[in-house]
Model confidence (mean pLDDT): 84 of 100. The RNA shown here (FMN riboswitch aptamer (RFN element)) has 154 nucleotides and comes from Arthrobacter castelli DSM 16402.

RNA sequence: AACGUGCUCCGGGGUCGGUGUAAGUCCGAACCGGCGGUUAUAGUCCGCGACCUGCUCCACGUUCAAUGGCGCUGUGAAGGCGCCGCUGGCGGGAGUGGCUGAACCGGUGGAAUUCCGGUACCGACAGUAAAAGUCUGGAUGGGAGAAGCACGGU
Numbered sequence: 001a002a003c004g005u006g007c008u009c010c011g012g013g014g015u016c017g018g019u020g021u022a023a024g025u026c027c028g029a030a031c032c033g034g035c036g037g038u039u040a041u042a043g044u045c046c047g048c049g050a051c052c053u054g055c056u057c058c059a060c061g062u063u064c065a066a067u068g069g070c071g072c073u074g075u076g077a078a079g080g081c082g083c084c085g086c087u088g089g090c091g092g093g094a095g096u097g098g099c100u101g102a103a104c105c106g107g108u109g110g111a112a113u114u115c116c117g118g119u120a121c122c123g124a125c126a127g128u129a130a131a132a133g134u135c136u137g138g139a140u141g142g143g144a145g146a147a148g149c150a151c152g153g154u
Stems, first nucleotide, its partner, number of pairs: 003152006010145001015029004030134002032123002034048004043121002052098007060091003064088002067085007103119005125137003
């Protein structure tokens, strides 16, 4: 040095016109592309993240349900209130699965579905007086990961 521990910070982009009562959703044209890898640079190769979802676990939360005990109130074995506990539901967290869109041809070259040329294709869920990759929302969230600092180590 590698590496380990802790902390800090960063970590998603995209419109004009037309029609119409009404459309950033239709029509025409346009615009956008997370992260790591890859003997050569990737929205379309490989893998990951997020969305959706199954199972298991948790010493977390709960103004939900049921239930046991104690206390207070009450004429009362009615009812009500409070505290503690158990079980289930819901929410959150962890682990592990499922699901999860799309590209070819030619050229250059030692090497490229990644560069150049051409022609294509893809884009979750919910909402919206008209159908959404681009509007609104979950999201001031989460996250693959990037960078830096400190200590150890050498």
It was read from a public genome assembly, where an Rfam model found it.